[in-house]
A computed fold for a 133-nucleotide RNA from a Streptosporangiaceae bacterium, annotated as SAM riboswitch aptamer (S box leader). Taxonomically the source falls in Streptosporangiaceae (Bacteria, Bacillati, Actinomycetota, Streptosporangiales).
């Protein structure tokens, strides 16, 4: 950054400093002087990437063989499982809930349609990681 992919119902907070905001935006609803954001220290959670191990044999490569189908090993990538905690990230509330569309239920309405939901699905946006430009 009008880019790509994956994930987002799990988990994990104390102290110092600071002094009024914070939860991206909008609406709601929350958190906050029993101290918000920011910064520092310590601790923790998780396991995206890296690293390592085991498995697998899908792709490529290797060896053997067949008219052909194939067989073997397991090198790289992929995939699955595990270990670790080096690079990030995170530690109120499902990404706090909703926002657009659809379905379902309820209500209103003469139709068109509208409203509500402590119901589900898909999207938008956002966040984080790994890449790309």
């Nucleotide at each position: 950054c009008g880019c790509u992919c994956a994930u987002c119902c799990a988990g994990a907070g104390g102290g110092g400093u600071g002094g009024a905001g914070g939860g991206a935006c909008c609406g709601g609803c929350c958190c906050g002087a029993a101290g918000a954001a920011g910064c520092c220290c310590c601790g923790g959670c998780a396991a995206c990437c890296a690293u390592c191990g085991c498995g697998u044999c899908g792709a490529c490569g290797c060896g053997c063989g067949u008219c052909a189908g194939g067989c073997g090993a397991g090198g790289u990538c992929g995939c699955g499982c595990g270990a670790c905690a080096g690079g990030u990230g995170c530690c109120a509330a499902c990404u706090c809930c909703g926002g657009c569309c659809c379905a379902c239920g309820g209500c209103c309405a003469g139709c068109a349609g509208g409203c509500c939901g402590c119901u589900g699905g898909g999207g938008c946006a956002g966040a984080u990681g790994a890449g790309g430009a």

The model forms 97% of the base pairs in the Rfam consensus. Its mean pLDDT, the model's own confidence on a scale to 100, is 83.